This is a predicted structure of a 75-nucleotide RNA (transfer RNA) from an Alphaproteobacteria bacterium. NCBI's taxonomy places the organism under Bacteria, Pseudomonadati, Pseudomonadota, Alphaproteobacteria.
RNA sequence: CGCGGGGUAGAGCAGUCCGGUAGCUUGCCAGGCUCAUAACCUGGAGGUCGCGUGGUUCAAAUCCCGCCCCCGCAA
Numbered sequence: 001c002g003c004g005g006g007g008u009a010g011a012g013c014a015g016u017c018c019g020g021u022a023g024c025u026u027g028c029c030a031g032g033c034u035c036a037u038a039a040c041c042u043g044g045a046g047g048u049c050g051c052g053u054g055g056u057u058c059a060a061a062u063c064c065c066g067c068c069c070c071c072g073c074a075a
Base pairs, nucleotide, nucleotide: 002073003072004071005070006069007068010026011025012024013023020058028044029043030042031041032040050067051066052065054064055063
């Protein structure tokens, strides 16, 4: 150099196929419950969707192009 998989909230992941409100679990914060803690219940904050004053489009996490990083295969 070649091939495949992956990068989305603090952590672990879904969503991509077939473009249309960015979600789940856990963690964090507040409240409820309790004598109190845990558990449980309710609510909330937290995202340039790896990068690009890139392309297409009314609209891009999703399609296209280039690049970076991680894992694996082959050599």
Background: It matches the Rfam family "tRNA". Its family is annotated with triplet codon-amino acid adaptor activity in the Gene Ontology. Rfam classes the family as a transfer RNA. The prediction has a mean pLDDT of 83.